RNA sequence: GCUUCCGUAGCUCAGUUGGUAGAGCAACGCAUUCGUAAUGCGUAGGUCGCCGGUUCAAAUCCGGCCGGGAGCU
Numbered sequence: 001g002c003u004u005c006c007g008u009a010g011c012u013c014a015g016u017u018g019g020u021a022g023a024g025c026a027a028c029g030c031a032u033u034c035g036u037a038a039u040g041c042g043u044a045g046g047u048c049g050c051c052g053g054u055u056c057a058a059a060u061c062c063g064g065c066c067g068g069g070a071g072c073u
Stems, first nucleotide, its partner, number of pairs: 001072007010025004019056001027043005049065005
C1' cells in the first nucleotide's frame, strides 16, 4: 500500500426489510435474612466512533475520515 470484518450502556453482545435503542453481567435502591451470599422487584446509565449525503424519517443505506482485528504484498 491492497482486500476483508468490526466500532451500540462500565463489560460481553443483540438489533432480520429504514419507523420511539434492547438483553445478560456489573452499579444503585427496596424486599427477604440475626447478618452475609443467593433470590425477587425496581431505578439509573447511550450525542449507536467522527463528519457529510439520501430520505417525511438513518444504529441500519451511500461517501470520506479515525481506531481495532485478520489476510496479502
Transfer RNA from an Oscillospiraceae bacterium, 73 nucleotides, folded computationally.
Taxonomically the source falls in Oscillospiraceae (Bacteria, Bacillati, Bacillota, Clostridia).
The sequence was found in a public genome assembly.